[in-house]
RNA sequence: GCAGGCCGGGUGACCGCGGCGCCUUAGGGCGUCGAGGAAAGUCCGGACACCGCAGGGCAGGACGCUCUCACUAGAGAGGCGGCGAAAGCCGACGGAAAGUGGCACAGAAAACAGACCGCCGGUCGCGGAUCUCCGGAGUCGCGGCCGGUAAGGGUGAAACGGUGGGGUAAGAGCCCACCAGCGGCCCUGGCGACAGGGCCGGCUCGCCAAACCCCGUCCGGUGCAAGGUGAACAGGCUCCGUUGAGGCGGCCCGCCGAGGAGCCGGGUAACCGCACAGAUGGAUGGUCACCCUCGACAGAAUCCGGCUUACAGGCCUGCUAAC
RNA sequence: CGGGGCGUAGCUCAGCCUGGUAGAGCACCCGGUUUGGGUCCGGGAGGCCGGCAGUUCGAUUCUGCCCGCCCCGA
Numbered sequence: 001g002c003a004g005g006c007c008g009g010g011u012g013a014c015c016g017c018g019g020c021g022c023c024u025u026a027g028g029g030c031g032u033c034g035a036g037g038a039a040a041g042u043c044c045g046g047a048c049a050c051c052g053c054a055g056g057g058c059a060g061g062a063c064g065c066u067c068u069c070a071c072u073a074g075a076g077a078g079g080c081g082g083c084g085a086a087a088g089c090c091g092a093c094g095g096a097a098a099g100u101g102g103c104a105c106a107g108a109a110a111a112c113a114g115a116c117c118g119c120c121g122g123u124c125g126c127g128g129a130u131c132u133c134c135g136g137a138g139u140c141g142c143g144g145c146c147g148g149u150a151a152g153g154g155u156g157a158a159a160c161g162g163u164g165g166g167g168u169a170a171g172a173g174c175c176c177a178c179c180a181g182c183g184g185c186c187c188u189g190g191c192g193a194c195a196g197g198g199c200c201g202g203c204u205c206g207c208c209a210a211a212c213c214c215c216g217u218c219c220g221g222u223g224c225a226a227g228g229u230g231a232a233c234a235g236g237c238u239c240c241g242u243u244g245a246g247g248c249g250g251c252c253c254g255c256c257g258a259g260g261a262g263c264c265g266g267g268u269a270a271c272c273g274c275a276c277a278g279a280u281g282g283a284u285g286g287u288c289a290c291c292c293u294c295g296a297c298a299g300a301a302u303c304c305g306g307c308u309u310a311c312a313g314g315c316c317u318g319c320u321a322a323c
Numbered sequence: 324c325g326g327g328g329c330g331u332a333g334c335u336c337a338g339c340c341u342g343g344u345a346g347a348g349c350a351c352c353c354g355g356u357u358u359g360g361g362u363c364c365g366g367g368a369g370g371c372c373g374g375c376a377g378u379u380c381g382a383u384u385c386u387g388c389c390c391g392c393c394c395c396g397a
Base pairs, nucleotide, nucleotide: 001319002318003317004316005315006314007313009291010290011289012288013287014286015285017034018033019032020031021030022029023028036297040308041307043306044305045304046303047302048223049222050221051220055253056252057251058250060219061218062217063216064215065078066077067076068075069074079093080091081090082089083088094214095213099212100211101208102207103206116153117152118149119148120147121146122145123144124143125142126141127140128139130137131136161179162178163177164176165175166174180204181203182201183200184199185198186197187196188195189194227272228271229270235264236263237262238261239260240259246256247255292295324396325395326394327393328392329391330390333349334348335347336346343380351367352366353365354364355363373389374388375387376386377385
């Protein structure tokens, strides 16, 4: 330095709080148990409960290298990429060669390429010098038009492979050698992701999917204020509805189906669900003494597993590097 | 406890879906109009878009995690 695991004040006395059990002279007494690694955020998944069955399609959402753990979450092992000297750490890591779309400013041009300056060829005009048999000839420069080209210029986050040679009017993978990448086929290893090797093709194809989308896998909805039992009370008005309200949620189909919705008023706050901590005003605390390394983040409300976030300090194990 | 939404100028809100340095009204400042004030007219200032990371050339916008506020559910 890295990885993994653990603890996260201790002991005693006194006072106090809640649950349960026993005793009781009904005042209480005794015994026992009483927050966490995150109880947090509510981000995933499940149990459980209701929605008649949990049905079909569309839409929508989540996830995205491979294998295994039943699954997408999560875990283990591995692959690939990045960082590090190493131990090791990090990765929302399918597809941009299916389609659509975006790439501000600058720049000629921002994506099946195109051509601003430049370079080159042809032609016309003008001009300079040279030659001349005075008719012109060829050459140089400038300008117009037509055509070729993408080497050079500069901009940008990003410019359509790189270096060298050949080639050409000038040039260019146009051709060749090497290098880099991509694609196809084959061989070897591996369950696989993938890795290594060979051959072929000048194929050179930008980035963005935490843009739409495509592909693959999974997902019915609502959450314990679910839901059930019991007690109490007082109804009134409006609207919708067997031509289908409503159950059913974004929509459609299918099925069931006779009540449903809103406003005003009245009533209730008990029990189960609910837990080897556990209520429904909701407990888990305080004081003193001693010791030490002087004590962080923080407190359950249906339960369980995972993830994420917060956390003073300390202990143990293994590994790496240097001495 | 469970579910949903919001955070942009002093205040109330747009803009975010579809990324290119952000606007409106009121308030504030200056000038004009008026005897003065108000009204009205003209001009101006004021923001790092709740915080930290990530994706991207680029984030108010997309994504994740925190912080704060509001609403609903017997």